[in-house]
RNA sequence: GCCCAAGUAGCUCAGUCGGCAGAGCAUCUCACUCGUAAUGAGAAGGUCGACGGUUCGAUUCCGUCCUUGGGCUCCA
Numbered sequence: 001g002c003c004c005a006a007g008u009a010g011c012u013c014a015g016u017c018g019g020c021a022g023a024g025c026a027u028c029u030c031a032c033u034c035g036u037a038a039u040g041a042g043a044a045g046g047u048c049g050a051c052g053g054u055u056c057g058a059u060u061c062c063g064u065c066c067u068u069g070g071g072c073u074c075c076a
Base pairs, nucleotide, nucleotide: 001072002071003070004069005068006067007066010025011024012023013022019056027043028042029041030040031039049065050064051063052062053061
């Protein structure tokens, strides 16, 4: 340098043939308990990697770039 994959909540990951963004764990509150754990109920938490394009409408489609991982190539 080229190719492929991934980037979504604090962590691990779903998801959407373009139309309100989700789960588990973690966090907080409440219930229960003498107390803790466990359990149950609830809450909060997201510029869907960045910037553009297409579209009435983009997390989803297209382009460029960034980051991470893997592969290839080059370098006598």
Record summary
Predicted 3D model of a 76-nucleotide RNA (transfer RNA) from an uncultured Acidimicrobiales bacterium. The sequence was found in a public genome assembly. It matches the Rfam family "tRNA". Rfam links the family to the GO term triplet codon-amino acid adaptor activity.